Large-subunit ribosomal RNA, domain II from Beduini sp., 683 nucleotides, folded computationally. The coordinates come from a structure-prediction model, not an experiment, and the mean pLDDT is 86. The RNAcentral record of the full RNA draws on ENA. NCBI's taxonomy places the organism under Bacteria, Bacillota, Erysipelotrichia, Erysipelotrichaceae, Beduini.
[in-house]
Context: one part of a larger RNA
């Protein structure tokens, strides 16, 4: 991992709900007995209804409260009860499969941990304690030397025991092992055999170590189908309808209850819904404003306070470049400020016409994790494919076409068939269906086809405004003087380091100087005139489309490529291509409505995307009952074929195959498998 076979809403017994059915003011028997373990009969105890109301006494279509003949509460106006399927709930394993655990009785110290009995083993070096003892020394003794002697958790080192290091081994030789090297090896040593302690314990030179290859509490086998608000999985088909990811409660937050939204049958009032008109309210948002309530800004008066200064016996005057109430003027800001105040929503009331709903009552769910987009906002950084509310849209549960690819974006909602036609949103040079189309401008940057503050004689449109044929601008030619080196400052200051002043004269003009420049002068220039030249020229505003600012990691990579000066922009008018959208043409089916007919059938008209989910309808397996059957002149099954039906599915033919088979109508269920790390078997 594949085939193939097995797998998962049962079943009791109540409720409760529609359905069908029996009999009805009634209905129904249960144990039990007979019977053939049946059918059926017998069997009325019991249940259910047919009257309630009150705590009851008790009274009754009423009754209870009460002092009441009030008034209020609870009823009275008849349907019901049995049994069958069905949907659902409850009690039970309760759709299947999983748990780690909990608890009871047993089994286990053949491993292994301690210990007890009672045995067995440690090659060979090596050191050489105490004690003896010769000697030598004391007064005896300490003490010295020698020799003996053989002490020790002593040494070195095989057996034996263990297990520090690396390497090989890692589907091994081996579920811990094998070379090499390493530690202790007379000891708290090592080991035989027998034995003893047991799960809430044992044992432990203590590591939660070990108690039969997995021990924070062993192993078997019961309770036991433990319980999983979790996780997987749940098996044939077609047809209607179609959600939710909210809200309050929750030891509550990936659970659940109620409401919301789905369907499903049922009902009556009569049109309540829906959307647009029109009229009428409610409000305090957007925005605006400064009247309140804060904040904030200049100015101007200027109280109090200080602080100078006269004056000091009191009374006090004067000033003030300090402080700054108040108040005037001017401009302002604000979720929690309001003298205003919209659009929109909303909510009533009306009239028509328009679509089909809305409401109530029951059966059944399902959903309480949502997700982006657009607008309004709160958090946050006016960050996030962030979060958190409002509102609408899609996606969720939506395929098709467009965005190069691309749940959520734009277009538009796929009932089926057609080698017909029209169009959305996008598009029309080539990849690629359709304009190498039209007109009129604009880009030159491959801008298009990525970005900001800045930046800058690019370029196009539009406006204001100077200067000029009495010559502007630009370029050249020539002056550009005089008082004076202005005055201070300064070593020095002469236009040109700085400070103050900026006059007056000749003049066509010429600054008490515009830069360079010298130590200071000197020297270029500039500004202003003049002259040549002969016609535009200087600064400035708003705009359209470029340019720069612009560096990144596997590959060009920021048009989908090719390539493009239009096949880029931006504005006009066309044409044409483009979807499962619309139309055509056949078909299917669903509902309403109207005619038929008596359950089909025509016609019109609207629908038939769909996950959770409701409903409806239907195919097939297998056993039972009836009927009527086929089968050695060949059942089943298996293979093969161009067969038929809207779908599960159902024929037919020919071969294999060798003995049982299917049809109609009811009925019961061990009733459909591809998934469950699904089980088992085979390859």
């Nucleotide at each position: 991992a594949c085939c193939g076979g097995c797998g998962a809403g049962u079943u009791a017994u109540g409720a409760u709900a529609g359905u069908c059915a029996g009999c009805g003011a009634g209905g129904u028997u249960a144990a039990g007995c007979a019977g053939g373990a049946g059918a059926u009969g017998c069997g009325g105890a019991g249940c259910c209804g047919a009257a309630g109301c009150g705590a009851a006494a008790g009274c009754g279509a009423g009754u209870c409260u009460g002092a009441a003949a009030a008034g209020g509460g609870c009823g009275a106006g008849u349907a019901g009860u049995u049994g069958g399927a069905u949907g659902u709930c409850a009690u039970a394993g309760a759709c299947c499969c999983g748990a780690a655990a909990c608890c009871g009785a047993g089994u286990g110290a053949u491993c292994u941990a301690g210990c007890c009995a009672u045995g067995a083993c440690c090659a060979g070096g090596u050191u050489g304690a105490a004690g003896u003892u010769g000697g030598g020394g004391u007064a005896a003794a300490a003490c010295c030397c020698g020799a003996u002697g053989g002490a020790g958790g002593a040494c070195c080192g095989a057996a034996c025991c263990g297990a520090c290091c690396c390497c090989c081994g890692u589907u091994g030789a081996a579920a811990c092992g094998u070379u090499g090297g390493c530690g202790g090896a007379u000891g708290a040593g090592u080991u035989g055999u027998g034995g003893c302690u047991a799960g809430g314990g044992g044992u432990g030179a203590a590591a939660u170590u070990c108690c039969a290859a997995a021990c924070g509490a062993a192993c078997u086998c019961g309770g036991a189908g433990a319980u999983a608000g979790c996780u997987g999985g749940u098996u044939c088909u077609c047809c209607c309808c179609g959600a939710a990811a909210u809200a309050g409660c929750u030891u509550u937050a990936g659970g659940g209850c109620u409401a919301g939204c789905g369907u499903c049958a049922g009902g009556g009032u009569a049109a309540a819904g829906u959307a647009g008109c029109g009229u009428g309210a409610a409000g305090g948002u957007a925005g605006a404003g400064c009247a309140c309530u804060g904040a904030a800004u200049a100015u101007g008066u200027g109280a109090u306070g200080g602080c100078c200064c006269c004056a000091u016996c009191c009374c006090g005057g004067g000033g003030u470049a300090c402080u700054g109430a108040a108040c005037a003027u001017a401009a302002u800001c604000a979720a929690a400020c309001u003298c205003c105040g919209a659009a929109u929503g909303u909510c009533a009331c009306g009239a028509a016409a328009a679509c089909a709903u809305a409401c109530c009552u029951g059966g059944c769910a399902g959903u309480c994790a949502g997700a982006c987009a657009g607008u309004g906002g709160g958090u946050g950084a006016u960050a996030a494919g962030g979060u958190c509310c409002a509102u609408u849209g899609u996606c969720a549960a939506a395929a098709g076409g467009g965005a190069a690819a691309c749940a959520g974006c734009c277009c538009a909602g796929a009932c089926c068939a057609u080698c017909a036609g029209c169009u959305a949103a996008g598009g029309u040079c080539c990849c690629a269906a359709a304009a190498u189309a039209a007109u009129u401008g604009c880009u030159a940057a491959g801008u298009g086809g990525a970005a900001a503050a800045g930046g800058a004689a690019g370029u196009g449109g539009a406006g204001a405004u100077g200067u000029c044929c009495a010559g502007a601008c630009a370029a050249c030619u020539a002056g550009g003087a005089g008082g004076u080196u202005g005055g201070c400052u300064c070593a020095g200051a002469a236009g040109c380091a700085g400070c103050c002043a900026c006059c007056c004269u000749u003049u066509a003009a010429a600054g008490a100087g515009u830069g360079c420049g010298u130590a200071a002068c000197a020297g270029c220039u500039c500004a202003c005139u003049a002259g040549u030249c002969g016609a535009a020229u200087g600064a400035c505003u708003c705009u359209g489309c470029g340019c720069c600012g612009a560096a990144a990691a596997u590959u060009u990579a920021c048009c989908g490529g090719g390539g493009c000066u239009a096949a880029g922009c931006a504005a006009u008018a066309u044409a044409c291509c483009g979807a499962a959208g619309c139309u055509a043409u056949g078909g299917a089916u669903u509902u309403a409505c109207a005619u038929u007919u008596a359950a089909g059938a025509u016609g019109u008209g609207a629908g038939u995307g769909g996950u959770a989910g409701g409903g409806g309808a239907g195919c097939g397996u297998u056993c039972u009952a009836u009927c009527a059957u086929c089968g050695g002149a060949g059942a089943a099954g298996c293979a093969u074929g161009a067969u038929c039906g809207u779908a599960a599915g159902g024929a037919c033919a020919u071969g294999u195959g060798g003995a049982g088979a299917g049809g109609a109508u009811a009925g019961a269920a061990g009733a459909g498998a591809g998934a469950a790390u699904g089980c088992c078997g085979g390859u």